This is a predicted structure of a 129-nucleotide RNA (c-di-AMP riboswitch aptamer (ydaO/yuaA leader)) from a soil metagenome. The sequence is in RNAcentral, with records from MGnify. The prediction has a mean pLDDT of 77.
[in-house]
RNA sequence: AAAAUAUAGCUGAAUCCUUUUUAUAAAGGUACGGAGGAACCGGAUACUGGGGUUAAUCCAUAUAAGUAUGGUAGGGGAAUUCCUAUUACCCGCACCCGACAGCUAACUUCGGAAGCUAAAAAUAGGAGG
Numbered sequence: 001a002a003a004a005u006a007u008a009g010c011u012g013a014a015u016c017c018u019u020u021u022u023a024u025a026a027a028g029g030u031a032c033g034g035a036g037g038a039a040c041c042g043g044a045u046a047c048u049g050g051g052g053u054u055a056a057u058c059c060a061u062a063u064a065a066g067u068a069u070g071g072u073a074g075g076g077g078a079a080u081u082c083c084u085a086u087u088a089c090c091c092g093c094a095c096c097c098g099a100c101a102g103c104u105a106a107c108u109u110c111g112g113a114a115g116c117u118a119a120a121a122a123u124a125g126g127a128g129g
Stems, first nucleotide, its partner, number of pairs: 008117004016029005032111005041102001049100001050097004058071005074091003081127007
C1' cells in the first nucleotide's frame, strides 16, 4: 500500500418467532413504523391542481429542454451507552396516490425493506452502567 474476513458495527420503522416445503420459497404472527377517519377547534373556494412517505426542502446561475454548478431548511457518524458544547467531514436522494384527504376518539387500513463499514470523526464536560 492492497485484498480478504461481517465476530463486531452504521443508515433506516424494517427486528424476532412459528408452520409447511427436497430446496428455492410460501403462509401466519411480532418489536417497531405510516395512512385514512367525528365532535370541538381551524380553514375557505377558483387555478397555475392537490396530497403522502422520507433528513432530503427551498433559492440562484447556465441550458430550448434534459441536466449541471453553487448554496440552503433539514439530517448523520463508528468501538462501552446517553446528553451537551466546539471544530472539521459526509448526506441534502428517491418513490407513491390519482381529482381526493386540516386536526381527529371509536374504528378502518398499510409497511415490517434495502444498502454499507476493517479502525472506519476528534476533543472537552456531565450522567449512568